[in-house]
Molecule: transfer RNA
Organism: Actinophrys sol
RNA sequence: ACCUUUUUAGCUCAAAGGAAGAGCAAAAGCCUUCUAAGCUUGAGGUUAUAGGUUCGAUUCCUAUAGAAGGUG
Numbered sequence: 001a002c003c004u005u006u007u008u009a010g011c012u013c014a015a016a017g018g019a020a021g022a023g024c025a026a027a028a029g030c031c032u033u034c035u036a037a038g039c040u041u042g043a044g045g046u047u048a049u050a051g052g053u054u055c056g057a058u059u060c061c062u063a064u065a066g067a068a069g070g071u072g
Base pairs, nucleotide, nucleotide: 001071002070003069004068005067006066007065010024011023012022013021018055027041028040029039030038048064049063050062051061052060
């Protein structure tokens, strides 16, 4: 220099055009003499950034940035 993959909740990951969910963590409550464990509840997201296509984009396209790998 070129190519490929990847970027979503605090962390690990789903969702593959009809508008985002789980587990863990954290919070509150129940239980317990107290703690741990267990049970329940709700919250938490400008989907890396900027454009484009589309009635509609996490999803498709382009550029930029970060991470990982490969070729030379």